This is a predicted structure of a 352-nucleotide RNA (Bacterial RNase P class A) from an Actinomycetota bacterium.
[in-house]
RNA sequence: CGGGUCGAUCAGGCGGUUGCUCCGGUUCCAGCCGGGGAGGAAAGUCCGCACUCCACAGAGCACGGUAGCGGGUAACACCCGCCGCCCAAGCUUCGGCAAGGGCAGGACCAGUGGCACAGUGACGAUGCCGCAGGCCGGCCGCCCGACCUUCGGGUUCGGACGACCGGCGGCUCGGCGGCAACGCCGGGCGGCGCGGAGUGAAACGGCCAAACUCUACCGGGAGCAAGUCCAAGACGGGACGCUCGCAGGCUGCUCGCUCAGUCCCAGGUAGGACGCUCGAGGCCGGUGGCGACGCCGGUCCCAGAUAGAUGACCGCCCGCGACAGAAUGCGGCUUAUCGAUCGAUCCGGCGA
Numbered sequence: 001c002g003g004g005u006c007g008a009u010c011a012g013g014c015g016g017u018u019g020c021u022c023c024g025g026u027u028c029c030a031g032c033c034g035g036g037g038a039g040g041a042a043a044g045u046c047c048g049c050a051c052u053c054c055a056c057a058g059a060g061c062a063c064g065g066u067a068g069c070g071g072g073u074a075a076c077a078c079c080c081g082c083c084g085c086c087c088a089a090g091c092u093u094c095g096g097c098a099a100g101g102g103c104a105g106g107a108c109c110a111g112u113g114g115c116a117c118a119g120u121g122a123c124g125a126u127g128c129c130g131c132a133g134g135c136c137g138g139c140c141g142c143c144c145g146a147c148c149u150u151c152g153g154g155u156u157c158g159g160a161c162g163a164c165c166g167g168c169g170g171c172u173c174g175g176c177g178g179c180a181a182c183g184c185c186g187g188g189c190g191g192c193g194c195g196g197a198g199u200g201a202a203a204c205g206g207c208c209a210a211a212c213u214c215u216a217c218c219g220g221g222a223g224c225a226a227g228u229c230c231a232a233g234a235c236g237g238g239a240c241g242c243u244c245g246c247a248g249g250c251u252g253c254u255c256g257c258u259c260a261g262u263c264c265c266a267g268g269u270a271g272g273a274c275g276c277u278c279g280a281g282g283c284c285g286g287u288g289g290c291g292a293c294g295c296c297g298g299u300c301c302c303a304g305a306u307a308g309a310u311g312a313c314c315g316c317c318c319g320c321g322a323c324a325g326a327a328u329g330c331g332g333c334u335u336a337u338c339g340a341u342c343g344a345u346c347c348g349g350c351g352a
Base pairs, nucleotide, nucleotide: 001348002347003346004345005344006343007342008341009340010339012317013316014315015314016313017312018311020037021036022035023034024033025032026031039323043334044333046332047331048330049329050328051223052222053221054220063219064218065217066216067215068082069081070080071079072078083105084103085102086101087100090097091096106214107213111212112211113208114207115206123205128196129195130194131193134168135167136166137165138164140162141161143159144158145157146156147154148153170189171188172187173186174185175184176183177182227274228273229272230271236265237264238263239262240261248258249257250256281300282299283298284297285296286295287294288293318321
């Protein structure tokens, strides 16, 4: 210098005029003076908390969630470090080396389920080719022949076939022994076994839990319109009281009830106040740790509305300015975003 990757910061600036809102001071008020006034995402509401109310003996089941190992944190599905697997700009002596990125990375030796296409056969298997598929005995069944016959058949003999049982031999698998040939032990086969070809990711060996499931751990519900306080009028309860039930009201009539006024009590609407913004806070410095982060000291106060403020116009400058706007707060994740700057790291080139 060129390229790759990762991270951080900023989010037009300055001045003037005029509005809005909150706080403080002053003032009888009006007003005046001073100060604060959107974001890195305020968004999606997807996780985790604080806070509030409700529920709650304990244990188990069900349901939901999390998932390598260790650490950080108030906590987390977040963050950090390490391990394993996959990928990767580029380099390469072709063996590999790589900044960095991704991982829903517990368990298919408990059970269940699934494995497209191709292929005979896809997970309780199986078609084709080759080799082997033997011998003897017993028993039963069936068939054939011979023999006997009172012609109905027959506890007779022989042969072939098949099922079962036993023996010898064979094939094959595993173990042990032996230099080896082989031997011993155990299992399987005899229409099954062994070998081969071919299809396929996988051919009996497995693979799949973002399949049911199992294991370990965690989890009560609702949410600031949560919730708390004060409380006009009216309604309700009570006391005193009065013209003591007339008039009026319920109610057209009878009966009945009620009653002017004053005071107290309870719930509670309108309305008001709190919750509400000083906080797991920001910045600076030191210090421990590889890091996330922790500790110590100093310093700062930085929106708080309730129909809801944060705006408009003018001038100058630059690179002509994106996505977007609080509503209880905080930590994350995800998504949107014109551009600019800085840092780290890897690879290559050149120079010293």
A source record names the gene rnpB. Its Rfam family is "Bacterial RNase P class A". Its family is annotated with ribonuclease P activity, tRNA processing and dimeric ribonuclease P complex in the Gene Ontology. The family's RNA type in Rfam is ribozyme. Model confidence (mean pLDDT): 76 of 100. The organism belongs to Actinomycetota, within Bacteria. RNAcentral holds the sequence, with entries from ENA.